[in-house]
């Protein structure tokens, strides 16, 4: 320099162009003499950034940023 892939909650990951969710973690309540386990609930997201297409974009297109790998 060229190419491929990835970027979504604190972490690991989902989500066919049509309501952004799960597990773990955190917090609260229940349970317990207490802790742990278990049960229930809550909080936590400008979906890496900026544009474009569309009635509608996490998803499609362009550019940029970051990361991994391959080739030279």
């Nucleotide at each position: 320099a060229g190419g491929u892939c990835c970027g979504u909650a604190g972490c690991u990951c989902a989500a066919u162009g049509g309501c952004g969710g799960a597990g773990c973690a955190u917090c609260a309540a229940g349970c317990u003499u207490a802790u742990a386990u278990c049960u229930u609930g809550a909080g936590g997201g400008u979906u890496g950034a900026a544009g474009g297409u569309u009635c509608g974009a996490g998803u499609c297109c362009u550019u940029c940023c970051g990361g991994a790998c391959c080739u030279a």
RNAcentral holds the sequence, with entries from ENA. The RNA shown here (transfer RNA) has 72 nucleotides and comes from a Patescibacteria group bacterium. The source organism's lineage runs through Bacteria and Bacteria candidate phyla. It matches the Rfam family "tRNA". Rfam links the family to the GO term triplet codon-amino acid adaptor activity.